[in-house]
Molecule: Bacterial large signal recognition particle RNA
Organism: Clostridia bacterium
RNA sequence: CCAUACCGGUCGGGGAGAUAGCGGUGCCCUGUACCUGCAAUCCGCUACAGCAGGGAUGAUUUCCGUUUACGAGGGGUGGUCGUGUGCGGUCUGCGCCGUAUAAACCGCGUGAUGACGAGCGGGUCUUGUGCAAUCGACUGCCGUGAACCAUGUCAGGUGGGGGACCAAGCAGCAUUAAGCGGAUGUUGUCGAUGUGCCACGAGGGUGCCUUCUCCGAGCGAGGAGUACGGUGGCGCGUGUACGUUCAUUUCGAAUUUACGGUGUAUGG
Numbered sequence: 001c002c003a004u005a006c007c008g009g010u011c012g013g014g015g016a017g018a019u020a021g022c023g024g025u026g027c028c029c030u031g032u033a034c035c036u037g038c039a040a041u042c043c044g045c046u047a048c049a050g051c052a053g054g055g056a057u058g059a060u061u062u063c064c065g066u067u068u069a070c071g072a073g074g075g076g077u078g079g080u081c082g083u084g085u086g087c088g089g090u091c092u093g094c095g096c097c098g099u100a101u102a103a104a105c106c107g108c109g110u111g112a113u114g115a116c117g118a119g120c121g122g123g124u125c126u127u128g129u130g131c132a133a134u135c136g137a138c139u140g141c142c143g144u145g146a147a148c149c150a151u152g153u154c155a156g157g158u159g160g161g162g163g164a165c166c167a168a169g170c171a172g173c174a175u176u177a178a179g180c181g182g183a184u185g186u187u188g189u190c191g192a193u194g195u196g197c198c199a200c201g202a203g204g205g206u207g208c209c210u211u212c213u214c215c216g217a218g219c220g221a222g223g224a225g226u227a228c229g230g231u232g233g234c235g236c237g238u239g240u241a242c243g244u245u246c247a248u249u250u251c252g253a254a255u256u257u258a259c260g261g262u263g264u265a266u267g268g
Stems, first nucleotide, its partner, number of pairs: 001268006009057003012030004020046005034054005063261004069255001073251007081243008091235001093234002095231007105223002108220003117214003121210004125203006131196002133193006141182004150175004158167003
């Protein structure tokens, strides 16, 4: 130096979280770098820190240790900005609502054809009586209307009489009762009503309207302003959550630089 065999080593790493701590399953970032079983109300270990079983490569620029550069991504702290949300009116900054307020402001309406005020009275309101209207019923008017138990007249017929005549009386006719129908906003009576305000009376007096008398100059409503109260829409303050960005700190993969280490046996 070559060959063979064994076997060390390697077959991913990191972050947060969890954990007394370490690793794994799960989540995230890198990257592609074996298989099976166990495993988040967890699974297995003990500072040498997964356990159990199997497989590939195999002393090589592999691998290990230290180190240089670069730095994905994650965590902590603080600040800026944005959004959501909670709290605050002892926040009176803007707005909104309500009440009060002086013809002192603004612009109107009204007033010597008499404001405001005062006095007498009336209406509107409630109720009683009456009147009218309306509606209903009855009456009055016209027509119809009784076989016999309505009236008048009673043919015929019947009865009495010597006769003259007399009597009762059916049908018919007429007039009516009860009843039935009709016309007419023609008579009269009774009753009723959320009709009318017509008459008279009693009551009421909050509000509104108004006649008359007295007085003699203002009266009315609105707006603005102001005061008080309310609301919590916007603004302001503050807490919290999420997101963007800045600073700082921490862990840190992949990639990269340099140095060092790098087994044994047999044979040639």